[in-house]
RNA sequence: CGAUGGGGUAGAGGUCGCGGUUUUUAUGAGUAAGACGGACGAGAUCCAGAGAUGUUGCUGACUCCGCCUGAAAGGGAAAACCGCCGAAGUGUGCUGUGAUCUCUGGUACAGCAUGCUGGGGCUGUCUCCGAACAGGGGCAGAACUGUCACGAACAACCCUUACCAACUGUUCGUGUUGAGCUAUCUUUCGG
Numbered sequence: 001c002g003a004u005g006g007g008g009u010a011g012a013g014g015u016c017g018c019g020g021u022u023u024u025u026a027u028g029a030g031u032a033a034g035a036c037g038g039a040c041g042a043g044a045u046c047c048a049g050a051g052a053u054g055u056u057g058c059u060g061a062c063u064c065c066g067c068c069u070g071a072a073a074g075g076g077a078a079a080a081c082c083g084c085c086g087a088a089g090u091g092u093g094c095u096g097u098g099a100u101c102u103c104u105g106g107u108a109c110a111g112c113a114u115g116c117u118g119g120g121g122c123u124g125u126c127u128c129c130g131a132a133c134a135g136g137g138g139c140a141g142a143a144c145u146g147u148c149a150c151g152a153a154c155a156a157c158c159c160u161u162a163c164c165a166a167c168u169g170u171u172c173g174u175g176u177u178g179a180g181c182u183a184u185c186u187u188u189c190g191g
Stems, first nucleotide, its partner, number of pairs: 001190003005187007014085001017084009033069002036066004043056003047105006088117010118145002122141007146177001148175008
């Protein structure tokens, strides 16, 4: 100096990048729950079903109606702060924790293994929680956007009589995708 491989460090995409915390606020909702009055008449009590235990119930529970009082959680919006760029999300399998106990199932959270997704929106469909037309997720579609590679055009730079080519930048087209990309350090190999 060059080449590719390994390891480390630092960065970039986006104005809805990802996730979390706090505050305020709309919705939730005149709902749940409670008090009073009335009706019914034997069970009621965990997210659902079954069984058990305990508690409670003819001094009227559970349920329904009227009237009065009247919430909360999750999710949404805004602002601020924090950590970051496989940030994070998700499928499958296993384990654990719930809500008196056991069994079956569902849901929520956490951990491990493994696979997929570059990113955020839009449309359609399915599904989860739910009050919801809000929100999350899976699949598909047409666009947008970022990176790298290839091709073309233009500009600038250097040399030159001039042109061409390489490097750099911009635009257009095509393709791929994060174990990627950019910069840098170190190591390996060759001269």